[in-house]
RNA sequence: UGAUCCCGCGCGGGAGAGAGCGGUCCCUCGGCGCGCCCGGACGGACCGCCGCCGAAGGCGCAACCGGCCCCCGGAAACGCUCAGGCAGAAGGGCCGCGCGGGGGAG
Numbered sequence: 001u002g003a004u005c006c007c008g009c010g011c012g013g014g015a016g017a018g019a020g021c022g023g024u025c026c027c028u029c030g031g032c033g034c035g036c037c038c039g040g041a042c043g044g045a046c047c048g049c050c051g052c053c054g055a056a057g058g059c060g061c062a063a064c065c066g067g068c069c070c071c072c073g074g075a076a077a078c079g080c081u082c083a084g085g086c087a088g089a090a091g092g093g094c095c096g097c098g099c100g101g102g103g104g105a106g
Stems, first nucleotide, its partner, number of pairs: 001106001005102009018050001020049007028040004032035001051086003057082001058080003064074004
């Protein structure tokens, strides 16, 4: 001086699938029969039901590898769909660029 690699920050890119249905309450508007009444829109909270998506996170592992070998450990963009999500926005594995730090092959 300093590669692969690791971490953080910033910027850019980044898919899929419901603006689903019902109930209770709140907010709010109207009606007259003035009530623990009836009806309606936007929105909010909670609950239930049906249909779906996979790319935060989480869980699972054939082959193969390793081990102290009836067993245990190890992966993903695969599988599950717990979580999350199904207009837009946001989020988003991952990818690229820049900056800073770690490390130290050569």
Notes
A computed fold for a 106-nucleotide RNA from Caldovatus aquaticus, annotated as Glycine riboswitch aptamer. Model confidence (mean pLDDT): 78 of 100.